[in-house]
Molecule: SAM riboswitch aptamer (S box leader)
Organism: Cytophagales bacterium
């Protein structure tokens, strides 16, 4: 770096350095940000993916939507901050249109694509 699988509404900040940008990318919207961003660096927390124990289960593996511990990882503003493509409703005294079984917004849901993390293989 390719690939596969799973998960992403929930949860958890204090110090020192820094010193203008941050929120993954591009576009739009929002937002935090000098009452000090990004990033180091120290503690400190959160969850529990892999890991150990235990329990449940199998002839024995497999296996568990179950405890429990935190050794490897992650992470610690806002849903992955929202939005973009399908599609479903079908929400509006919405728009356009001469109407329409049209088209656009708009709203709320699935899903897709990207992205991050784990573990696994290459």
């Nucleotide at each position: 770096g390719a690939u596969u699988u799973a998960u992403a509404a929930a949860g958890a900040c204090g110090a020192g350095g820094g010193g203008a940008g941050a929120g993954a990318a591009u576009g739009g919207g929002c937002u935090c940000u000098u009452u000090g961003a990004a990033c180091c660096u120290c503690g400190g927390g959160c969850a529990a993916c892999c890991u150990g124990u235990c329990c449940c289960g199998c002839c024995a593996u497999a296996g568990g939507c179950g405890a429990u511990a935190a050794g490897g990882u992650g992470c610690c503003a806002a849903u992955a901050c929202c939005u973009a493509c399908c599609u479903a409703a079908c929400u509006g005294u919405g728009c356009c249109a001469a109407a329409a079984u049209g088209g656009c917004c708009u709203u709320u849901g699935g899903g897709a694509c990207u992205u991050a993390u784990a573990a696994g293989c290459c």